[in-house]
Context: one part of a larger RNA
RNA sequence: GACGAACGCUGGCGGCGUGCUUAACACAUGCAAGUCGAACGGUGAAGGGGCCUGCUUUUGUGGGUCCUGGAUGAGUGGCGAACGGGUGAGUAACACGUGAGUAACCUGCCCCCUUCUUCUGGAUAACCGCAUGAAAGUGUGGCUAAUACGGGAUAUUCUGGGUCUGUCGCAUGGUGGGCCUGGGAAAGAUUGCGCUUUUUUUGGUGUUUUUGGUGGGGGAUGGGCUCGCGGCCUAUCAGCUUGUUGGUGGGGUGAUGGCCUACCAAGGCGGUGACGGGUAGCCGGCCUGAGAGGGUGGACGGUCACACUGGGACUGAGACACGGCCCAGACUCCUACGGGAGGCAGCAGUGGGGAAUAUUGCACAAUGGGCGCAAGCCUGAUGCAGCGACGCCGCGUGAGGGAUGGAGGCCUUCGGGUUGUGAACCUCUUUCGCCAGUGAAGCAGGCCUGCCUCGUUUGUGGGUGGGUUGACGGUAGCUGGAUAAGAAGCGCCGGCUAACUACGUGCCAGCAGCCGCGGUAAUACGUAGGCGCGAGCGUUGUCC
Numbered sequence: 001g002a003c004g005a006a007c008g009c010u011g012g013c014g015g016c017g018u019g020c021u022u023a024a025c026a027c028a029u030g031c032a033a034g035u036c037g038a039a040c041g042g043u044g045a046a047g048g049g050g051c052c053u054g055c056u057u058u059u060g061u062g063g064g065u066c067c068u069g070g071a072u073g074a075g076u077g078g079c080g081a082a083c084g085g086g087u088g089a090g091u092a093a094c095a096c097g098u099g100a101g102u103a104a105c106c107u108g109c110c111c112c113c114u115u116c117u118u119c120u121g122g123a124u125a126a127c128c129g130c131a132u133g134a135a136a137g138u139g140u141g142g143c144u145a146a147u148a149c150g151g152g153a154u155a156u157u158c159u160g161g162g163u164c165u166g167u168c169g170c171a172u173g174g175u176g177g178g179c180c181u182g183g184g185a186a187a188g189a190u191u192g193c194g195c196u197u198u199u200u201u202u203g204g205u206g207u208u209u210u211u212g213g214u215g216g217g218g219g220a221u222g223g224g225c226u227c228g229c230g231g232c233c234u235a236u237c238a239g240c241u242u243g244u245u246g247g248u249g250g251g252g253u254g255a256u257g258g259c260c261u262a263c264c265a266a267g268g269c270g271g272u273g274a275c276g277g278g279u280a281g282c283c284g285g286c287c288u289g290a291g292a293g294g295g296u297g298g299a300c301g302g303u304c305a306c307a308c309u310g311g312g313a314c315u316g317a318g319a320c321a322c323g324g325c326c327c328a329g330a331c332u333c334c335u336a337c338g339g340g341a342g343g344c345a346g347c348a349g350u351g352g353g354g355a356a357u358a359u360u361g362c363a364c365a366a367u368g369g370g371c372g373c374a375a376g377c378c379u380g381a382u383g384c385a386g387c388g389a390c391g392c393c394g395c396g397u398g399a400g401g402g403a404u405g406g407a408g409g410c411c412u413u414c415g416g417g418u419u420g421u422g423a424a425c426c427u428c429u430u431u432c433g434c435c436a437g438u439g440a441a442g443c444a445g446g447c448c449u450g451c452c453u454c455g456u457u458u459g460u461g462g463g464u465g466g467g468u469u470g471a472c473g474g475u476a477g478c479u480g481g482a483u484a485a486g487a488a489g490c491g492c493c494g495g496c497u498a499a500c501u502a503c504g505u506g507c508c509a510g511c512a513g514c515c516g517c518g519g520u521a522a523u524a525c526g527u528a529g530g531c532g533c534g535a536g537c538g539u540u541g542u543c544c
Stems, first nucleotide, its partner, number of pairs: 001543003005540005012395006018388002020353001025351003029348003034079003039076002047068009086306003096230007105223002110219005116213002118152004127142006158183011188211002192207005232278003239269003244266008281303004285296004308329005331342004359385001361384003367381001368379004398428004408419004432486001434481005442472001445469009489533005494515003501528004510517002
C1' cells in the first nucleotide's frame, strides 16, 4: 500500500459498488419454463339479441328456452425446456490460455438460391362406461381428430455400387463431367372474394393473401476432434506400462483414433523428472513493485466441470440433461404396512457450522430470452427497492469578527505560563437533515382509434392527429419555510515515530510490534494536558 474481511470504541447524509471465504452440510414454505385455438378433436364462460315467465309503480331484476359469441380447465400435436441462473466438489488434464489443422466432422431456429408440395390407410388420447388401489396411480371395453403415425407414387446437382474420364493438391487424397444400376420426400393452416351443398350449423370447390411442409446447394452462427507452445510443490516418489506401443482385419461414431475387439510384432515413457504423493478449476484480470518479479483468481467477462452419492441410456439439431427418465445407495417424508414421494451448488428463507456475510420485498415499465401472425402470456434473467460505514468517493456538524487574553482546569521559579480566538458576545449564512408545495427523463416503441398518401380493392408500407402503457416513485430535481438550530469520535505521546509535564501507583496494578518499562522523584502503568487521523479510528489476519 491492498482486502469479499472480522473484532473493539464511535457513528449525520448521499452516490456508486459490494456482501457464506466455513459444512459441494441438511432443508419447512412460496416462486424460479412455458407457450401456441392461425396444427387437432372437444369444452362451450362472460357478453349481445329474440320469445315465455316470476317479482317490481316504472327504471330494473330473477328463471326457462332459441340464436349469436367465443373465454377457458384437461388432452393429442408443435416449438422451447441443452438457453438463462447457481456452485468450484472433482480435475495437474488438450481442463485452460495462445497459435495452427480438420483433404476426418456436425449445426434446430436465421439469411440467400432452387425443386416439389401427389395418392391413400389404420389407429389413439381426450370422452363415455366397467374394474382395482389407502394413495401414487393402473387395467380393460367402446367411439373420434390432426401439421400425430403408416403405406404407395414422382424426383436431382441427394445417397450406395460399378465403369470411363478432366483437373488440382498437402501424404492419406480433393473437386468436376459422362454412362449403367439400387435407394430415398412432403402437411397443411390462414385472409379476402365468388360459386355450390345443406332448413341452418356445416361441407365442397375456384381464385387470392400470408405463413408453413419436402429435397438439394450456399452463407452465418454455434459446436466436436487433433496438434505446437505455456503456466504448482515434492526424489524422504526412480523406475513405470499389457490395450500397454505399433501393425492388419473387423466393429463403433457425425468424424480421426486401442475408442472397442480378434490376430501378429515387442514395443512405448523416463534425470529435459516418467510413475507415485500433495495441493489446485484455468484465463482476461486484480494487488504490490521504478521495473524485473512476487502474490492472487472474490465481484464483472470468457471457458471447463458438477447438480443428494455412484452408474446408465432414451428423446432430440444439440444432453448422457440442476427444477427429465431408469437402476443401486444413504437420508427425509406419507402409508390402510401391500406400497409410494423427494433432491435449493436457482431467488428469498430455516436449522447447523463459523470471527463472519442481507429481504420468505416490488415489477415485467425498460433490456434480453421462450412461445405465438398478432394481441399477449411466461421470465427470482433483468430492472428496482430493503438491510450492513463492508469498500471507494463527495458533503456536513457552521462562517466572519472577537482579549497583550474572562471564569474553570493544569503547571509554576508564585513573576507568570498553558488550555486559547477556544468560549462568551456581535454580525451573517442555511448546504445536508426536517416541514410544505411542485414534479420528471428513463416511452425508443407497443397497443386502440381517426385522417392523408403510394398501391387495381383488401391486406400491407409511409406520414400525421387523439387516446393508452413507469415497478422504481410522489423518487430525483426545483421552489418555499424555520432556527446555529438535529450531527464527533478514535488511537497515540521512551526510541523507531509527530507529540512532555504534573499527580496517583511502588517488580504491585499494569504496558509491550522489537528493544524493553514498573522494586518511592516512571516523559514507557493509570488520569489530566498535548500529537495524529476524522464519520471514522485502532487491533487482528493475509499478500507485496
Small-subunit ribosomal RNA, 5' domain from an uncultured bacterium, 544 nucleotides, folded computationally. Its mean pLDDT, the model's own confidence on a scale to 100, is 81.